[in-house]
RNA sequence: GCCCCGGUAGCUCAGUUGGUAGAGCGUCCGGCUGUUAACCGGCAGGUCGGGGGUUCGAAUCCUCCCCGGGGCG
Repeated sequence: GCCCCGGUAGCUCAGUUGGUAGAGCGUCCGGCUGUUAACCGGCAGGUCGGGGGUUCGAAUCCUCCCCGGGGCG
């Protein structure tokens, strides 16, 4: 330098052909318990890596860049 994969909630990751952003774990609140843990219920939490473009509408398509991993030279 070129090619491939990945970047979405605090963490691990889903998100099928563009149409309301989700799960598990964790935090917090509540229940249960003599207390804690476990277990049960519930809430909150996301500029979808960044800029630009296409579109009525973009996590998703196009483009440039950043970061991580792998391969080739």
The prediction has a mean pLDDT of 81. This is a predicted structure of a 73-nucleotide RNA (transfer RNA) from a Candidatus Aenigmatarchaeota archaeon. Rfam family: tRNA.